[in-house]
Context: one part of a larger RNA
C1' cells in the first nucleotide's frame, strides 16, 4: 500500500460556515458515454496445463494443443442500473401565515443585601488569627454598636440529571435592536439535498499591547510560623493580574475522552416545549402526536467494563484520524505572533 481501526489500548479537527471533489428521491422518454454482447487484433520465446513420443525409468528433453484475464480496434446488437438530455411529481430540503418556550446574543438604564475605606456619635482595653502561637492592627481610642458618604466587582434565594446556544460559553430587574429552536394547518416553489480538502468565522482560562478603573481576592515579593532545611502547606501584609473598551493571542481532561447525515430495530419510568382526545364549570386528570432531556432495560454489540430509538445495535453516504515503546509534539525548514509561543513536524540511536 492492502487490510483492520478510532468510548476507555495508538487515532474523531475545540466548534461552525463553506468553494472545488465525492455522494445524492419518485414518474416517464430519448441517447448509448460507462456497462453488457458479438467478431477481432496482440499479450516473444523459455516456464506453468494437457496430450503424445525420446533417453532401461525418473528427473529432464522434444512436439503438438489449449485456456483464462488485461489492453486495443470494429460496431449486426442489448437497454435494466450508472450517467447525458428533455419532461413531469412532492414524501427530503426551503418559504410563507399562526401561536410558543427560552440565563441565545449586542447596547443601554436601574436596584438591593454584602464588603472595604471615610466621616460623625457612642464606648474602653484589646482585637485579630491558629493545632499552638508570632508577625499585624489598637490609649494618636482599635475591635465592638449607631448613623451620614464613597468605591469596585458579584448578583443569595427560585435553581431544577430544569432552558438557551454551533461549540466556547449564557443566571437581580427593565428596556431597545436582534439571531435560532420548536409547534399547528394549509398554500407555495419543485431535488433547490447531504458531506466537504483548501479557505474562512468563532474559540473558556492564563499571557501580550494602549487607554481607563482597582473594593475584595490574590501569582510574585516581604514578615511571623513549622520544620534537620520548608525557596511549601498554614497566618499577616501585598505588586501583576481579575473588571472596562479597542486590538492581539488561538491553546485546555475545548470531554459524552463518542465527526455529520440518513433509515430502520422490544419496552419501562421520569421530566421539558408544542398540539389534539376524553372526562370537567375549572385547575386539573387520563391517553396520545412531534421535538427535546435524564435513568433503567431487551435484542445485538463489546477484550471487558459498559452502549443500547440520543446506540458503542443494522446498513448506506462524505471528511477526519493511527499503524509498537521511547527519542518527541524535540530539531529542521516553511507560514503566523509585538513577544509568549502557535501550526505543520522528521530521523539518528535505543529497547
Nucleotide at each position: 500500500u492492502u487490510g483492520g481501526g478510532c468510548g476507555u489500548a495508538a487515532a474523531g479537527c475545540g466548534u461552525c460556515u463553506g468553494u472545488a471533489g465525492g455522494u445524492g428521491g419518485u414518474u416517464u422518454u430519448u441517447u448509448a458515454a460507462g456497462u453488457c454482447u458479438a467478431c477481432u487484433g496482440u499479450u516473444a520465446a523459455a516456464u506453468a496445463u494437457u496430450a503424445a513420443g525420446g533417453c532401461u525409468u525418473a528427473a529432464c528433453c522434444u512436439u503438438a494443443a489449449a485456456a483464462a484475464a488485461g489492453c486495443g480496434g470494429u460496431a449486426u446488437g442489448a437497454a435494466a442500473c450508472u450517467a447525458a438530455a428533455a419532461a413531469a411529481c412532492u414524501u427530503g430540503a426551503g418559504u410563507u401565515u399562526a401561536g410558543u418556550a427560552g440565563a441565545g446574543g449586542u447596547a443601554g438604564a436601574g436596584g438591593g443585601a454584602a464588603u472595604u475605606c471615610u466621616c460623625g456619635g457612642u464606648g474602653u482595653a484589646g482585637u485579630g488569627g491558629u493545632g499552638a502561637a508570632a508577625u499585624g492592627c489598637g490609649u494618636a481610642g482599635a475591635g465592638g454598636u449607631c448613623g451620614g458618604g464613597a468605591a469596585g466587582a458579584a448578583c443569595a434565594c427560585c435553581g431544577g440529571u430544569a432552558g438557551c446556544g454551533a461549540a466556547a460559553g449564557c443566571g437581580c430587574u427593565c428596556u431597545a435592536c436582534u439571531g435560532g429552536g420548536c409547534u399547528a394547518a394549509a398554500a407555495c416553489u419543485g431535488a433547490c439535498a447531504c458531506u466537504c480538502a483548501g479557505a474562512g468565522a468563532c474559540g473558556a482560562a492564563a499571557g501580550c499591547u494602549a487607554a481607563a478603573g482597582u473594593a475584595g481576592c490574590g501569582a510574585a515579593u516581604g514578615g511571623g510560623a513549622u520544620u534537620a532545611g520548608a525557596u511549601a502547606c498554614c497566618c499577616c501584609a501585598g505588586u501583576a493580574g481579575u473588571c472596562u473598551u479597542a486590538g492581539c493571542u488561538g491553546u485546555a481532561a475545548a470531554c459524552g475522552a463518542u465527526g455529520g447525515g440518513u433509515a430502520c430495530u422490544a419496552g419501562a419510568u421520569g421530566u421539558u416545549g408544542c398540539g389534539c382526545g376524553u372526562a370537567u364549570c375549572g385547575a386539573u386528570c387520563c391517553g396520545u402526536g412531534c421535538a427535546g432531556u435524564a435513568u433503567c432495560g431487551u435484542a445485538g454489540c463489546u477484550a471487558a467494563c459498559g452502549c443500547g430509538u440520543u446506540a458503542a445495535g443494522u446498513a448506506c453516504c462524505c471528511c477526519g484520524c493511527c499503524u509498537g515503546g521511547g527519542a518527541a509534539g524535540u530539531a529542521u525548514g516553511c507560514u503566523c505572533g509585538c513577544a509568549a509561543g502557535a501550526g505543520u513536524g522528521a530521523a539518528a540511536c535505543u529497547c
Small-subunit ribosomal RNA, central domain from an uncultured organism, 351 nucleotides, folded computationally.
The full RNA is in RNAcentral, with records from ENA, Greengenes and SILVA.
Its mean pLDDT, the model's own confidence on a scale to 100, is 86.